[in-house]
RNAcentral holds the full RNA, with entries from ENA. A computed fold for a 501-nucleotide part of an RNA from a Gammaproteobacteria bacterium, annotated as large-subunit ribosomal RNA, domain I.
Context: one part of a larger RNA
RNA sequence: CGCAGACGGUGGAUGCCUUGGCGGUAGGAGGCGAAGAAGGACGUGGUAGCCUGCGAAAAGCCCCGGGGAGCUGGCAAACAAGCUUGGAGCCGGGGAUGUCCGAAUGGGGAAACCCACCUGUCCUAAGGCAGGUAUCCUGUGCUGAACACAUAGGUGCAGGAGGCGAACCCGGGGAACUGAAACAUCUCAGUACCCGGAGGAAAAGAAAUCAACCGAGAUUCCCUCAGUAGCGGCGAGCGAACGGGGAAGAGCCCUUAAGCUGGAUUGGGGCUAGUGGAACGCUCUGGAAAGGGCGGCGAGACCGGGUGAUAGCCCCGUACACGAAAGCCUCAAUGCGGUGAAAACGAGUAAGGCGGGACACGUGGAAUCCUGUCUGAACAUGGGGGGACCAUCCUCCAAGGCUAAAUACUCCCUACCGACCGAUAGUGAACCAGUACCGUGAGGGAAAGGCGAAAAGAACCCCGUAGAGGGGAGUGAAAUAGAACCUGAAACCGUGUGCGU
Numbered sequence: 001c002g003c004a005g006a007c008g009g010u011g012g013a014u015g016c017c018u019u020g021g022c023g024g025u026a027g028g029a030g031g032c033g034a035a036g037a038a039g040g041a042c043g044u045g046g047u048a049g050c051c052u053g054c055g056a057a058a059a060g061c062c063c064c065g066g067g068g069a070g071c072u073g074g075c076a077a078a079c080a081a082g083c084u085u086g087g088a089g090c091c092g093g094g095g096a097u098g099u100c101c102g103a104a105u106g107g108g109g110a111a112a113c114c115c116a117c118c119u120g121u122c123c124u125a126a127g128g129c130a131g132g133u134a135u136c137c138u139g140u141g142c143u144g145a146a147c148a149c150a151u152a153g154g155u156g157c158a159g160g161a162g163g164c165g166a167a168c169c170c171g172g173g174g175a176a177c178u179g180a181a182a183c184a185u186c187u188c189a190g191u192a193c194c195c196g197g198a199g200g201a202a203a204a205g206a207a208a209u210c211a212a213c214c215g216a217g218a219u220u221c222c223c224u225c226a227g228u229a230g231c232g233g234c235g236a237g238c239g240a241a242c243g244g245g246g247a248a249g250a251g252c253c254c255u256u257a258a259g260c261u262g263g264a265u266u267g268g269g270g271c272u273a274g275u276g277g278a279a280c281g282c283u284c285u286g287g288a289a290a291g292g293g294c295g296g297c298g299a300g301a302c303c304g305g306g307u308g309a310u311a312g313c314c315c316c317g318u319a320c321a322c323g324a325a326a327g328c329c330u331c332a333a334u335g336c337g338g339u340g341a342a343a344a345c346g347a348g349u350a351a352g353g354c355g356g357g358a359c360a361c362g363u364g365g366a367a368u369c370c371u372g373u374c375u376g377a378a379c380a381u382g383g384g385g386g387g388a389c390c391a392u393c394c395u396c397c398a399a400g401g402c403u404a405a406a407u408a409c410u411c412c413c414u415a416c417c418g419a420c421c422g423a424u425a426g427u428g429a430a431c432c433a434g435u436a437c438c439g440u441g442a443g444g445g446a447a448a449g450g451c452g453a454a455a456a457g458a459a460c461c462c463c464g465u466a467g468a469g470g471g472g473a474g475u476g477a478a479a480u481a482g483a484a485c486c487u488g489a490a491a492c493c494g495u496g497u498g499c500g501u
Base pairs, nucleotide, nucleotide: 001500002499003498004497006495007494008493009492015486016450017449020421021420022418023417024416025415026414027413028412029410030409031164032163039101040100041099042055043054044053046079049075050074051073061095062094063093064092065091066090070083071082072081106115107114108113116133117132118131119130120129121128122127135161136160137159138158139157140156141155142154143153168199169197170196171195172194173193179186183233209216210215220247221246222245223244224243230238231237251402252401253400254346259339260338261337262336264334265333266332267331268330269329270328271327272326274322275321276320280295281294282293283292284291296313297312298302304316305315306314351375352374353373354372355371356370357369358368361387382397383396384395385394386393437444438443457485460472461471462470463469
């Protein structure tokens, strides 16, 4: 040094576990904000830090309910000082307070800071306290130029707006990679992205629609028609409608009304705390009984979880039955209000030329819809459409407006579910994670769970540096469960034995 087997070290795989995730179902909610939001900074405790809560009234104050014995949040124990059956802590509802920044709004600003003015009040003063002072829009009062009237402007008052938020929605803009096996029309795609706006949904919507000589009867969504008819460097690809079947169903207004809407009372239902809630003992093994044995009992409850191993009857619960002073939602009834005010039947419109865009439809024979530009009707004895166009016929009435439901989505709340994960998985994050750390910045972005039933977390003694570490002792079922703590694989490193060299 090698091999073998034994015992260790290291290491943290595996097994088991789950506080965290993932995906759903049902119901709810679908907003918050100048009455100052979302998000923060700084404070706040008897005691230093962080988290949580709260705001100079600062882990809290007041009221109303629930509840009933302990309490002064967590890491995190101890101490100190207190509170509490005269009902605390805790849970729910309502209210008060709520520093500074932040739309941030008196002015400024390198956010959490700096500097003001006005009014009231306390006041000798200094100063304190309270309120106000942004911009834009709308309405309105006063004033008021060039320029007489006026207008612009100035200055007040009142109301509104502003910002944030996961997706869904409507509108205004709008790519490229890619595909076409290259590439330009085309495609990707009206997608991504940017901007504006709104709602719990939005949008659309009550035929100048389809249909086909029969008829239907607003819109939206689903299935089908159908990968059909078509469009298409007729390439790649794009891709309907009519009709049929379903979901839902609702119609109205512009001379006063349809309707929309507010709060009040009463009653019902629901949400925001909760309450009651059946039935077991003995024995054996064991550290421990829920396990084995024996004998019982409940069940509208044998969903689930906990308890020293596997518990219907030990605990929390579950089925079931109840419950609200206050706030909110909803339904019904009653009665009371507010709005209804835009317009008056649709003209610079329809239609046409040119140029674009949308329609499945790429200019095509291209109807239909929108419109930048130039033209420009008729007036129900009229007009539009029926895929160039014309006639006949049929059908409808544009150029004003409103309209639930069926549909889309889930930041969020409650309950429940899973041939979903189980710590290199599952969210990036089970743990103080969008943290540490990296980056000027935009941005990127981890690792890290497990003693034990219970800390009973090892008093005391010994070696050692008042160490680190260890040996006894003690606890415990177990300490090779000792905090670098369940299990403890492999690589890797040793100790001792045998054999080989």